[in-house]
Context: one part of a larger RNA
């Protein structure tokens, strides 16, 4: 990992309820247990004990269509006056049992373990060979006497080095191993608090621990068997055939509650009543959002004028007074703010009333659920940073639970709601060079950046890129630009200054003169002049120059890890962008033509049939309906079978589907239809259980 068996909503109860199908009904009904026939425990007769209903109220005596509260004939509460029940079967659900299955860690008990290992006690047993050379004690020397040296001897030590042995430092291998802890190599310890046999001792909240929560039989922050024991397990995982009709929730209150549960709230199935629901227009209400305004009010505010108070200079012995580009109340202009400000005041929304328009879409009861973690996106707000694929609300949609076709690829964007067929049309968003179905389509522009070629404009702020549009100036009496010439005189204006001469710097009637024009000077430049040059002027040229503001399309800004965000090729001879137009492609939209089911109405007509017409068949949790197959029972065919059952096996046909016939070969004996009825009643999955491969 496959395959084959096995594997999960069962049973029990005089149990509660509620829906069918029956008997019998104001009744129903037997239990146990007896009696008959029967001999697969059923069947007939007997048992009325017992329960249920048939009357309620009261705690309760107790009263009774009433009855409790209470002094009450009062008020108010539960009943009465519209009766249906009750037994048996099937079913859905509930209780109460393990209560669909499978799983804990753990707890309580009653045993069994120290042949591992801890640590103790008894009693054995072992530690190659080498090294140091402690006390002592000799001797000699020395001392008044010791002390003291020195030479031998001697043989101490948790001493040295190193095998056995004991141990486990480092590093490699080893890591489905040769080994559920090893191997090499390398290190520690080796007379010592060594190391070891053999007996024995301590036991589970206990033991033992030179203490690591370390060992206590590959198990230890509480061992291991059996039992309480199917412990419990708001958790996870799994829970088995078909088709048919509906079709959700992830909200609201509570909640030792929050990933769990109780009411409500959405689905569903039955029954049942009224004509209520829904939309569209018209009408009439309520209401303070959205804006808006503020000399309409709180409370906020920028500038001004006024002008109390203050603060501050003057004055003065003091009062008194006078100033003021300070601060600044009220009042005033003139701008402006506000979720918790409002003289205003909306569009929706909401309520009612009428017409119209759909119809089963509302609403009651009763049975069954599931949901109670939502998500995105758009709008309207709160938080947050007008940050999030953030968060918490409102409203609306889709995802959830929605397939299909655009958006290359994509839950929730666009378009659009899949009962089946079909090698028919028509069209949506979206496209029409190829890849790839359809226009190298018309018409006019626009871009030269491959800008662009989905969306997101990437920005301030730069641009004599280009292109429209608008105002304005100047121009054939000659405009711009280019080329020639001129560009001057008082005068080196005054002043400063070393110098200042158009051009360091300051002054200003920046004046006047000749002029076609030329500033008491636009930039260079000199130490200062000078020296280039422009403003202005004139000739030449010969037709458009110039400014200014507002679009288009482009440009820079333009920094990330693959050439890496045109889907690719590739496009500018646009297949680019913008405007208009016509054709075509394109979906499981719609339609054509043939079936299926489903509900409604109509007939036939009485069935759960038929036929028509209309409307419908996406679906997860979950309701409801109808079936299939398998095992047994019981009954009929007094069925089928060695002239081959079941099983396999292949292949054809039927049938919406589970599924069935039939036939070939196999195989060798059981086994089938049809109805009724019971259930160890259908498997992919539970890191599922065994076997096999």
């Nucleotide at each position: 990992g496959c395959c084959u068996a096995c594997g999960a909503g069962u049973u029990a109860c005089a149990c509660u309820u509620c829906u069918g199908u029956g008997g019998c009904a104001a009744g129903g009904u037997u239990a146990a247990c007896c009696g008959g026939a029967a001999a697969g425990a059923a069947c007939c007769g007997g048992g009325g004990a017992g329960c249920c209903g048939g009357a309620g109220c009261g705690a309760a005596a107790g009263c009774g269509a009433g009855u409790c509260u209470u002094a009450a004939c009062a008020g108010g509460g539960c009943g009465u006056u519209a009766u249906a029940g009750u037994c048996a079967c099937a079913g859905g659900a509930g209780g109460u049992a393990g209560a669909c299955g499978c799983g804990a860690a753990a707890c309580u008990u009653a045993g069994u373990g120290a042949u591992c290992u801890a640590c103790c006690c008894a009693u054995g047993g072992c530690c190659a060979g080498g090294u140091u050379g402690a006390a002592g004690u000799u001797g000699u020397g020395g001392u008044a006497a010791c002390a003291c040296a020195c030479a031998a001897u001697g043989g101490a030590g948790g001493a040295c080095c190193g095998a056995a042995c004991c141990a486990g430092u480092a590093a490699a291998c080893g890591u489905u191993g040769a080994a559920a802890a090893g191997u090499u190599u390398u290190u520690g310890g080796a007379u010592g608090a060594g190391c070891u046999g053999u007996g024995g001792g301590u036991a589970g909240g206990g033991g033992u621990g030179a203490a690591a929560g370390g060992c206590u039989a590959a198990u230890c922050a509480a061992a291991c068997u059996g039992a309480g024991a199917g412990a419990u397990a708001g958790c996870u995982c799994g829970u088995a055939c078909u088709c048919c009709c509906c079709g959700a929730a992830a909200u609201g209150c509570c909640u030792u509650u929050a990933g769990g549960g109780g009411c409500a709230g959405c689905c569903u199935u039955g029954c049942g009543a009224g004509g209520a629901g829904u939309g569209u227009c018209a009408u009439g209400g309520a209401g303070g959002u959205a804006g808006a305004g503020c000399u309409a009010c709180u409370g906020a505010u920028a500038g001004g004028a006024c002008u109390a108070g203050g603060g501050g200079g003057c004055u003065u012995c003091a009062c008194c007074g006078c100033c003021u580009a300070c601060c600044a109340a009220a009042u005033u202009c003139u701008g402006a703010c506000a979720a918790a400000c409002u003289c205003c005041g909306a569009a929706u929304g909401c309520c009612a009333u009428g017409a119209c328009a759909u119809g089963c879409u509302c609403c009651g009861c009763a049975g069954g659920a599931g949901u109670g973690a939502g998500g995105g996106u758009a709008a309207g707000g709160g938080u947050g940073c007008u940050a999030a694929g953030g968060u918490c609300c409102u409203u609306a949609u889709c995802c959830g639970a929605g397939a299909g076709g655009g958006a290359a690829a994509g839950a929730a964007c666009c378009c659009a709601g899949a009962u089946c067929a079909u090698c028919c049309g028509c069209u949506a968003a979206g496209g029409u060079c190829c890849c790839c179905a359809a226009a190298u389509a018309u018409a006019u522009g626009c871009u030269a950046a491959g800008u662009u070629g989905a969306a997101a404009u990437a920005a301030a702020c730069g641009c004599g890129g280009u292109u429209g549009g608008a105002u304005u100036g100047c121009a054939u009496a000659g405009a711009c630009a280019g080329c020639u010439a001129g560009g001057a005189u008082g005068u080196u204006g005054g002043c400063u200054u070393g110098g200042a001469a158009g051009c360091a710097g300051c002054c200003a009637u920046u004046c006047a003169u000749u002029u076609a024009a030329a500033g008491a000077g636009u930039g260079c430049g000199u130490a200062a002049c000078a020296g280039c040059u422009c403003a202005c002027u004139a000739g030449u040229c010969g037709a458009g120059c110039g400014a200014u503001c507002c679009g288009g399309c482009a440009u820079g800004g333009a920094u990330a890890a693959u050439a890496a965000a045109c889907g690719g090729g590739c496009a500018u001879c646009a297949a680019g962008c913008a405007u208009a137009u016509u054709a075509c492609c394109g979906a499981a939209g719609c339609g054509g033509u043939g079936g299926a089911u489903u509900g409604a109405u109509a007939c036939u007509a009485a069935a759960u049939a038929g036929u028509a017409u209309c409307a419908g068949u996406g679906g997860u949790a979950g309701g409801g309906g109808a079936g299939c197959a398998u095992u047994g029972u019981a009954u009929a065919c007094u069925g089928c079978g060695u002239a081959g059952a079941a099983g396999g096996u292949a292949u054809a046909c039927c049938g919406u589907a589970a599924g069935g016939u039939a036939u070939u070969c196999u195989g060798g004996a059981g086994u089938g239809u049809a109805u009724a009825c019971a259930a160890g009643c259908g498997c992919a999955a539970a890191u599922g259980u065994a076997g096999g491969c």